[in-house]
RNA sequence: UAUGAAACAGGGCAAAAUCACUGAAAGGUGAUGACGCAAAGCUUUGGGUCUAAGGUUUUUUAUUUUAUUUAAAAAACGAUGAUCGCCAAGCUGCCAUU
Numbered sequence: 001u002a003u004g005a006a007a008c009a010g011g012g013c014a015a016a017a018u019c020a021c022u023g024a025a026a027g028g029u030g031a032u033g034a035c036g037c038a039a040a041g042c043u044u045u046g047g048g049u050c051u052a053a054g055g056u057u058u059u060u061u062a063u064u065u066u067a068u069u070u071a072a073a074a075a076a077c078g079a080u081g082a083u084c085g086c087c088a089a090g091c092u093g094c095c096a097u098u
Base pairs, nucleotide, nucleotide: 005098006097012037013036017032018031019030020029021028022027035085041091042090043089045088046087047086048083049082050081055077056076057075058074059073060072061071062070
C1' cells in the first nucleotide's frame, strides 16, 4: 500500500409485528420493537418486482335516440406512482490485530 476470511474498538442503521398519521393502491412517515446489515450510507441511472388513481380499449346495464350522446358497473392494457433491506451501476465511508 492492497485485501477482508476470522477477530478487536467506538459507533451507526433497523426486518417482522403493533399503534397513529398519510396515500386510490402499492407504499411512505412517526413511536414501540430487533430479524438482520460493512455500506441495510447517498443517487431510481439500468433491470427486476409491486400497485393501477387518472387515461385508453372492450363488454354489460340504464337513459335517450334515426344514428348519436350521457351515466354506472365489470374486464383488459398501461407508470407518470413505489421499492436502493431485489440485483447491478455511480459517489462517499469506520476498525487494521492475525